The RNA shown here (SAM riboswitch aptamer (S box leader)) has 115 nucleotides and comes from a soil metagenome. The RNAcentral record of the sequence draws on MGnify. Its mean pLDDT, the model's own confidence on a scale to 100, is 79.

RNA sequence: UCUUAUCCAGAGAGGCUGAGGGACCGGCCCUGUGACGCCUCGGCAACCUGACCCUAAGGUCAAGGUGCCAACUCCGACAGAAGGAUAGCAAUAUCCAUGUAUCUGGAAGAUGAGA
Numbered sequence: 001u002c003u004u005a006u007c008c009a010g011a012g013a014g015g016c017u018g019a020g021g022g023a024c025c026g027g028c029c030c031u032g033u034g035a036c037g038c039c040u041c042g043g044c045a046a047c048c049u050g051a052c053c054c055u056a057a058g059g060u061c062a063a064g065g066u067g068c069c070a071a072c073u074c075c076g077a078c079a080g081a082a083g084g085a086u087a088g089c090a091a092u093a094u095c096c097a098u099g100u101a102u103c104u105g106g107a108a109g110a111u112g113a114g115a
Base pairs, nucleotide, nucleotide: 001115002114003113004112005111006110007109012041013040014039015038016037020030021029022028025076026075027074042069043068044067047065048064049063050061051060052059053058073108078105079104080103081102083096084095085094086093087092
């Protein structure tokens, strides 16, 4: 760099440092009641290896290799759909809005595995 899978869940304390950080942009948040980073212990998860159950699919364990432990990948960007309320059995009618809410798929990003 390419391919592929997943990304609405989950998971804390101590020590050192000392000002930014949440990938970028726009928001919106976190942060001297120490953010970010590093170290130690702990934990979460189940991507790969491993062990066990099983005909298989699959399931269990969590020993090892990662990864992770603020907010949905914090939200949005790009594209598409067009909607909401009331009355009615329904068809339909009325009101509001003209793109907000909502939904879908991408792009980008993160992590694992393979090349």